[in-house]
Context: one part of a larger RNA
């Protein structure tokens, strides 16, 4: 020096992207526990106090000796000193720095962001707000072979089920909610109408033929679905507006004008996992805060089941603060053991 371990004056997170890592904590009994809540929780909250070992007391349970009653009398059955044993509340002592005397064994707290929870995964760089859930809705599907699915096919799954079923999609507990636009596109309807294939039809022509014929071409008409074309439909892909002017300080603009579209973004949310300008402006928090908390709203570019917005509980997730605590640091010292080294 490397590795695994110990120990450290003062000081205590000043160290780092980050308290990473390591200490603190810890058993048990008792006391005492806040906001919130879905009244189940949150809790071991938090905070706090005791703990050995001698002597004694008192209470409660098994056992059950001696003895006492009963009896149908037996190898009975009831009670029940003693002993022994458990559990339990006192009292007085004594000992050491220390009594869950050793090993094991929770640090906690206040606050925000995602995911309702418990689970699932990337065997071997990711454990997550990623998936997956119970809820929720939308579509298919009526059964002699369901709909959708594997399979040239037989056949099989579905189901020996039958719409409270069974199949995809979408979201993701719960609580309040889920807005306008059907012009595109998709899906549904629609016995009219327009287009339309092969079929059908054969006006009418063409090769050949002396002719019968054979052969071709071939207009009208008559022909599905699909298109077109009428409607519906958003928890179906999916979209959800520009400029101007206007109030008796300024400022803004409740109100007005015009152009555009299928309709111009309700509710809540909002510098956010979304904010370029940005370390936005205010308040908190610090002696000092690009970060956090809490307003504000000019939302480059939020928005309602690609859900919005809440929300106890919960998380080896994450951000931001704070007691405790420490070799993480100021700053390094000693020390164990193993390894480097050396000689074998």
């Nucleotide at each position: 020096c490397c590795u695994u371990c110990c120990u450290u004056a003062a000081g205590g997170a000043a160290c780092u992207c980050g308290g990473c890592a390591a200490u603190c904590u810890a058993a048990c009994u008792c006391c005492g526990u806040a906001a919130c809540u879905u009244c189940g929780g949150g809790a071991g909250a938090a905070g706090g106090a005791g703990u050995g070992c001698c002597c004694u007391g008192g209470g409660g349970g098994g056992u059950g000796u001696a003895g006492u009653c009963c009896c149908u009398c037996g190898c009975g059955g009831a009670c029940g000193a003693a002993g022994c044993u458990c559990c339990u509340c006192g009292g007085g002592g004594u000992c050491g720095c220390a009594g869950c005397g050793a090993a094991g064994c929770g640090g906690c707290c206040c606050u925000g962001g995602c995911g309702a929870c418990u689970g699932u995964a990337u065997a071997u760089c990711u454990c997550a707000a990623a998936c997956a859930c119970a809820g929720g809705u939308c579509u298919c599907u009526g059964c002699u072979c369901a709909a959708g699915c594997c399979g040239a096919a037989a056949g099989g799954c579905g189901a020996g089920g039958u719409a409270u079923a069974g199949a995809g999609g979408c979201u993701g507990a719960c609580g309040c909610c889920u807005g306008c636009c059907c012009a595109g596109u998709g899906c549904c309807g629609g016995a009219a109408g327009g287009u339309u294939a092969a079929g059908g039809g054969g006006a009418g022509g063409g090769g050949u033929g002396c002719a019968a014929g054979c052969u071709c071409c071939g207009a009208a008409c008559c022909g599905a679905a699909g298109c077109c074309c009428c409607g519906g439909u958003g928890a179906a892909c999916g979209g959800c507006g520009g400029c101007c002017g206007u109030a008796a300080c300024u400022a803004u603009a409740a109100c007005g004008g015009u152009c555009c579209u299928a309709a111009g973004g309700u509710a809540c949310c909002g510098a956010a996992a979304u904010c370029c300008c940005u370390u936005g402006u205010c308040g908190g928090g610090u002696a000092a805060g690009u970060u956090c908390c809490g307003a504000c709203c000019c939302g480059c570019a939020g928005g309602a089941a690609a859900g919005g917005c809440g929300u106890a509980a919960c998380g080896a997730c994450u951000g931001g603060g704070g007691c405790g605590c420490u070799g993480u640091c100021u700053c390094a010292a000693g020390g164990a053991a193993g390894g480097a080294c050396u000689c074998g």